Overview:
RNAcentral holds the sequence, with entries from ENA. The RNA shown here (transfer RNA) has 75 nucleotides and comes from a Bacillota bacterium. The prediction has a mean pLDDT of 82. The gene name in the source record is trnR. Lineage of the source: Bacteria > Bacillati > Bacillota.
[in-house]
RNA sequence: AUGCGCGUAGCUUAAUGGAUAGAGCAUCAGACUCCGACUCUGAAAAUGAGGGUUCGAUUCCCUCCGUGCAUACCA
Numbered sequence: 001a002u003g004c005g006c007g008u009a010g011c012u013u014a015a016u017g018g019a020u021a022g023a024g025c026a027u028c029a030g031a032c033u034c035c036g037a038c039u040c041u042g043a044a045a046a047u048g049a050g051g052g053u054u055c056g057a058u059u060c061c062c063u064c065c066g067u068g069c070a071u072a073c074c075a
Stems, first nucleotide, its partner, number of pairs: 001071007010025004018055001027043005048064005
């Protein structure tokens, strides 16, 4: 440099054009407990950035950013 892939909550992830973007772990609060753990209840927390297509985009298209793999080039 080129090709292919990936980017959603702190972490791991679901959602293949239509719902208020769902869950597990973690965090916080409450209940329980002598205290803690466990357990139960609740809460907060996310679509990499910009643009386009569409009545409607996490999803399709373009550019950029980051990242992984492969190939090539230079020294």